A computed fold for a 75-nucleotide RNA from a Candidatus Omnitrophota bacterium, annotated as transfer RNA. Its mean pLDDT, the model's own confidence on a scale to 100, is 80. It matches the Rfam family "tRNA". About the family: Transfer RNA (tRNA) molecules are approximately 80 nucleotides in length. Rfam links the family to the GO term triplet codon-amino acid adaptor activity. The sequence was found in a public genome assembly.

């Protein structure tokens, strides 16, 4: 310097061909219940600028450009 791939909650991650409850899931946090306690288990809850600007579109995490960080390969 070229090329593929990834960035989504505190951490791992889904999200299908753009289309409707204002984006889940697990673990995790936090309150309750449970128990003499604590674990395990069970109700509820918080918590996201869908890395970052910008365009397309009636509608964007999804499509498209461009910048960042990371990985891998190539020179």
């Nucleotide at each position: 310097g070229g090329g593929c791939g990834a960035g989504u909650a505190a951490c791992u991650c889904a999200g299908c061909u753009g289309g409707u409850u204002u984006a889940g899931a697990g673990u995790g946090c936090u309150a309750c219940c449970c128990u003499u306690a604590c674990a395990a288990g069970g109700u509820a809850g918080a918590a996201g600028u869908c890395a970052c600007a910008g365009g397309u579109u009636c509608g964007a995490a999804u499509c498209c450009u461009g910048u960042c960080u990371c990985g891998c390969c190539c020179a």